[in-house]
RNA sequence: GAGUUUGAUCCUGGCUCAGAACGAACGCUGGCGGCGUGCCUAACACAUGCAAGUCGAACGGAGUUAUCCUGGAAGUUUACUUUUGGGAUAACUUAGUGGCGGACGGGUGAGUAACGCGUGAGCAACCUGCCUCGGAGUGGGGGACAACAGUUGGAAACGACUGCUAAUACCGCAUAAUAUAUACGGAAGGCAUCUUCUGUAUAUCAAAGCUUUAUGUGCUCUGAGAUGGGCUCGCGUCUGAUUAGAUAGUUGGCGGGGUAACGGCCCACCAAGUCGACGAUCAGUAGCCGGACUGAGAGGUUGAACGGCCACAUUGGGACUGAGAUACGGCCCAGACUCCUACGGGAGGCAGCAGUGGGGAAUAUUGGUCAAUGGGGGAAACCCUGAACCAGCAACGCCGCGUGAAGUUUUUUAGGCCUUCGGGUUGUAAACUUCUUUGACGAAGGACGAAGAAAGUGACGGUACUUCGAAAACAAGCCACGGCUAACUACGUGCCAGCAGCCGCGGUAAUACGUAGGUGGCAAGCGUUGUCCGGAUUUACUGGGUGUAAAGGGCGCGUAGGCGGGAUUGCAAGUCAGAUGUGAAAUCUCCGGGCUUAACCCGGAACGUGCAUUUGAAACUGUAGUUCUUGAGUGAUGGAGAGGCAAGCGGAAUUCCUAGUGUAGCGGUGAAAUGCGUAGAUAUUAGGAGGAACACCAGUGGCGAAGGCGGCUUGCUGGACAUUAACUGACGCUGAUGCGCGAAAGCGUGGGGAGCAAACAGGAUUAGAUACCCUGGUAGUCCACGCCGUAAACGAUGAAUACUAGGUGUGGGGAGACUGACCCUCUCCGUGCCGGAGUUAACACAAUAAGUAUUCCACCUGGGGAGUACGGCCGCAAGGUUGAAACUCAAAGGAAUUGACGGGGGCCCGCACAAGCAGUGGAUUAUGUGGUUUAAUUCGAAGCAACGCGAAGAACCUUACCAGGAUUUGACAUCCUACUAACGAAGUAGAGAUACAUCAGGUGCCCUUCGGGGAAAGUAGAGACAGGUGGUGCAUGGUUGUCGUCAGCUCGUGUCGUGAGAUGUUGGGUUAAGUCCCGCAACGAGCGCAACCCUUAUUGUUAGUUGCUACGCAAGAGCACUCUAACGAGACUGCCGUUGACAAAACGGAGGAAGGUGGGGACGACGUCAAAUCAUCAUGCCCCUUAUGUCCUGGGCUACACACGUAAUACAAUGGCUUUUAACAGAGGGAAGCAAAGCUGUGAGGCAGAGCAAAUCCCUAAAAGGCGUCUCAGUUCGGAUCGCAGGCUGCAACCCGCCUGCGUGAAGUCGGAAUUGCUAGUAAUCGCUGAUCAGAAUGCCGCGGUGAAUACGUUCCCGGGCCUUGUACACACCGCCCGUCACACCAUGAGAGCCGGGAACACCCGAAGUCAGUAGUCUAACCGCAAGGGGGACGCUGCCGAAGGUGGGUUUGGUAAUUAGGGUGAAGUCGUAACAAGGUAACC
Repeated sequence: GAGUUUGAUCCUGGCUCAGAACGAACGCUGGCGGCGUGCCUAACACAUGCAAGUCGAACGGAGUUAUCCUGGAAGUUUACUUUUGGGAUAACUUAGUGGCGGACGGGUGAGUAACGCGUGAGCAACCUGCCUCGGAGUGGGGGACAACAGUUGGAAACGACUGCUAAUACCGCAUAAUAUAUACGGAAGGCAUCUUCUGUAUAUCAAAGCUUUAUGUGCUCUGAGAUGGGCUCGCGUCUGAUUAGAUAGUUGGCGGGGUAACGGCCCACCAAGUCGACGAUCAGUAGCCGGACUGAGAGGUUGAACGGCCACAUUGGGACUGAGAUACGGCCCAGACUCCUACGGGAGGCAGCAGUGGGGAAUAUUGGUCAAUGGGGGAAACCCUGAACCAGCAACGCCGCGUGAAGUUUUUUAGGCCUUCGGGUUGUAAACUUCUUUGACGAAGGACGAAGAAAGUGACGGUACUUCGAAAACAAGCCACGGCUAACUACGUGCCAGCAGCCGCGGUAAUACGUAGGUGGCAAGCGUUGUCCGGAUUUACUGGGUGUAAAGGGCGCGUAGGCGGGAUUGCAAGUCAGAUGUGAAAUCUCCGGGCUUAACCCGGAACGUGCAUUUGAAACUGUAGUUCUUGAGUGAUGGAGAGGCAAGCGGAAUUCCUAGUGUAGCGGUGAAAUGCGUAGAUAUUAGGAGGAACACCAGUGGCGAAGGCGGCUUGCUGGACAUUAACUGACGCUGAUGCGCGAAAGCGUGGGGAGCAAACAGGAUUAGAUACCCUGGUAGUCCACGCCGUAAACGAUGAAUACUAGGUGUGGGGAGACUGACCCUCUCCGUGCCGGAGUUAACACAAUAAGUAUUCCACCUGGGGAGUACGGCCGCAAGGUUGAAACUCAAAGGAAUUGACGGGGGCCCGCACAAGCAGUGGAUUAUGUGGUUUAAUUCGAAGCAACGCGAAGAACCUUACCAGGAUUUGACAUCCUACUAACGAAGUAGAGAUACAUCAGGUGCCCUUCGGGGAAAGUAGAGACAGGUGGUGCAUGGUUGUCGUCAGCUCGUGUCGUGAGAUGUUGGGUUAAGUCCCGCAACGAGCGCAACCCUUAUUGUUAGUUGCUACGCAAGAGCACUCUAACGAGACUGCCGUUGACAAAACGGAGGAAGGUGGGGACGACGUCAAAUCAUCAUGCCCCUUAUGUCCUGGGCUACACACGUAAUACAAUGGCUUUUAACAGAGGGAAGCAAAGCUGUGAGGCAGAGCAAAUCCCUAAAAGGCGUCUCAGUUCGGAUCGCAGGCUGCAACCCGCCUGCGUGAAGUCGGAAUUGCUAGUAAUCGCUGAUCAGAAUGCCGCGGUGAAUACGUUCCCGGGCCUUGUACACACCGCCCGUCACACCAUGAGAGCCGGGAACACCCGAAGUCAGUAGUCUAACCGCAAGGGGGACGCUGCCGAAGGUGGGUUUGGUAAUUAGGGUGAAGUCGUAACAAGGUAACC
């Protein structure tokens, strides 16, 4: 910097990513070289080899060889040879004695939280072999023990005894000081003890030789140095307080011992100290550092390789030797383990180099050489050296190089992939031409590293390097391609398989899975995983916060601590400046240099921000004085107050008791009931009892630190405020731990108890109702004393100080002015509101700050788990306080915005309710649907907005369904080839499609060179293809429904806001209307509204035939009327009045045919419902292709226990029937048509056919109406159903049409809950026409006739609009969401217990061993004539003492029947607690 919470926004906040690094590992791949690196795990166990020896110039032997001397023996060629002894010399070897070295080098990181490490000091408290420089010396003796020889034990390891022997091995003696010790002096210095120098006296202590003869080397004493060590101190050095007290050698002293040396290091005695909140002790973890990684830095993480220090060497203990060890490749003991064994006993220690097993994701050769560098020994030669230098293995890392370069052609070959089929892309890429040869390969030459005069000496290595040769020849992969994040298409798959770092992709068109093509990135590597830093200002020193997001302690007092007013003087701890020392080297940085370059290496500088010492400065902090008054406090004066505690008093009200009056109810609720009451309630009057609380005053008024405090009086008492300026003179602020106060509820003891009231009981409500409501009612509420210690203890805002515009209230005090109670002005303290700057994510805060600053305290660091568990502390208990983790999620959250929603509010509208009329729901029938049935009952439509809907009309057809029969380039279209005109009657079989056979008839159009060709058509054939009412309306177009003819929906510019957005569009009026007016940070505009269009109502003009007629008819005439149809007029709140704001407009009136959009229609904004339709049509994709296509016959769509919708007809008298005839419509239709008159039939109808392509003819007759009759019945109502007989249409009325006549005469007597339509020419009622159609309407579309009732009004139901409010909703309340239960899985707590580990403690045992004691045994050096002594060794004893044993606690793990809660899971169960007034406001 980005992604991710949301519909969108801003913020808070977590999670995730892009970067760098690695001792890495894994996957795929792999050409070369250089330089580095390579058991991070089991400090697990180790076979084998090597890793520390060397010196013969320390010593005595032994051996080999040679020479010499000398014996013996044999052979003989008598001088030799061979062999065997002795001695000497020389060279060489070396078991042993002896010396030096094995304390270095090499490994590892177990332990260690420590003077272990780092840094800086100190030792007046120390040591130091080899080395360097000085001083002095090296005289003279003695006794042994190995080796060796002999004997002997043992399996071995290894011994025992006897005897011999050397030394630079061992022991006395002499000599000796500038050594050491003691004593006595002197001088100087320091740091208290003291140190240094110096003088005297006394005492004590040395030695070693060797040889190659050299200025040799060694040895002894001593001084100094160098080097290396030892010890002490300041500072720094991880986490945990759910570890708060620890400590008996502990702290100190005196005196001893011990040590190289100081020291409780150890011991005896004395004292009682010492450490700790500045974190002791305990627990956990860890080697520390230079450095390394990262980072802008500050920091964070880390401690492989290289370097310094420490610790360890199978585990634990111990000493010896030595200059040095408490000793990796030494010793002793104990434990575990392994091996050998003759069972008696022995041996061993790879955390050296290789290597093995094991563990593990994982880490190399049982290599070469001492050539170089270094180490040990030696005089040296030299020997040893798994240190080291090299090589081998590993892309483990860094660095470098290569896998070719250039050019030309373009038709951009082929192939692959995609495609809109045109092409595009791979791609100048390949191919082709020319060129080059780094690496690899072959051949030849061939190093530096070797140093100091020469010579000699190379593991690496015939390596690096150089030259030549050949040929583009031998050398490219990995990951990604939805966003973050550079890079896209096709196919496959179909919430499957899979992907995934986060968000998330996949349910049939996946740029997200798999594959391919293409593209991007890096490249001998590329990805993944892991870890750490960064990003993360997400622990904030640099550099964060706490009103509402996580976060202010409930409040005060106050300890430690932190911070602190004015002036002045000194000091110099902090601070600042200079100097000196140190801060190892390597590393990093810079400069320069060497390998062809780089990595790498070398030289120099700088850095090392630190520590210490020292010199100076004195502003600030500090510190020590002096001083001041403004902070703070005291005094004096004054008023205000529900401040606290105690005692007393008062009235109103409730309840109860007594008595009176009085009678049937009272009480309670939404409505009731439980309850009380005739034993007299309620009501009312009087009296009494008792407890609790204090109306009005009363006020965002007062007081208090907070909790909190309210009748009145008295007493005691705390604090604040004002005025004054007498006193003190910084005495202050904050405040961890601590102490105290602390609502309500609760607890204990004892009282009290009127009302109220958890629990509980009853009554209701309810599906249930362990609730809400009602009637009762106990704890409790009250008092005293004692606990508890928590609250949404809130201003969700810690305390203190200072500063920073105003305005307006209110409580307390003071001052000024005024004659003055007032008023007014000023001021201090308190308490509210508004508001500017500023702040804030916004809301908001704003002198009572959330502003600007300072100081101190408290607290926060994603959500859940969880304020839970465990532990501690407190509590009588309830519980409080402190307070995690595993696991899980990618969010949780704050503020604001737009919507939607609310059993929120306001305003308004609508046949929405109300007021009415007529219905539906009951009956029968028709019709549609569901269901069922069926071979099929084709399909679609599904709340409103499916259901007389698609269908404006299923007997066949339609038809899509079923059965059966046929057919396959097809019933239909285009292309190709061949042939043929096309067309077509009759016959047979068949259910038909079709098949067979014969062909009767018939020969068209255009051009023509008359041969023919072409167009169109048909037949046959092959394949491309046709075809599909098959799927997907959730892939689509188009069309339609709906909210809704509701009044809304938006835009430009401007303005406001960080932003989403707002404003405009809100407000005041008004309207049917976002209609109009006014106002307004808005001004305008668009789509809607309205108007323009059609129709209807009036009328004028014009025109009139088929229309009309003032003529008796006709003709004729005419156009006044009716009518027709074209153009006009008319209506605009225009006029008057009232109201209104002077507006818009409303109300009333006039005129007018019509009056306030006159009535009706067409017209449907932005959008919503993944609404409907793939079966009108079109169409993507998928599917079928002798079938899901096509043709045919028959059947089905008409089924029928049922259920629902819509209608028709009725139930009758507002009616039925008969009759009368008479009258009055409108709008339509008519040629495969409408059909008159006439005749005929009871009738449907038939015969017949005038007229009419229509203002002419026809359908055509209107019906309700009038008169009469019936007289309330299942009827003269009603007509279903059924029977018989007919008619019509049609190829055909069986399934399955309509109509007529005669007969039959069912249900039904006005319809439960519920529910529909309608506000005027409307409802209701009456008939008529038309479309579809051969026929078949109770449906649908239209038409006219007759012609009402009612509307108080907007409380309620439904729907809608605007404003506002709340919201945890945004898939938007059909939303969201909580808890129990059931199931599965996961982690955790408790748990009778069980099993381990750790650190201590107590006691027992007590190895090795030091130390001490002892004199049992033994005893070379010295003393002694001797006896013996001294000394020593062994033995024994004692203290200490590891491992082990026992024990009780403690701590920490594992595990456990069972159990508890938690988390997560698919659409489980029960309810509905929360979000809206969430339906009882919510919450603590």
RNAcentral holds the sequence, with entries from ENA and SILVA. Small-subunit ribosomal RNA from an uncultured rumen bacterium, 1484 nucleotides, folded computationally. Its Rfam family is "Bacterial small subunit ribosomal RNA".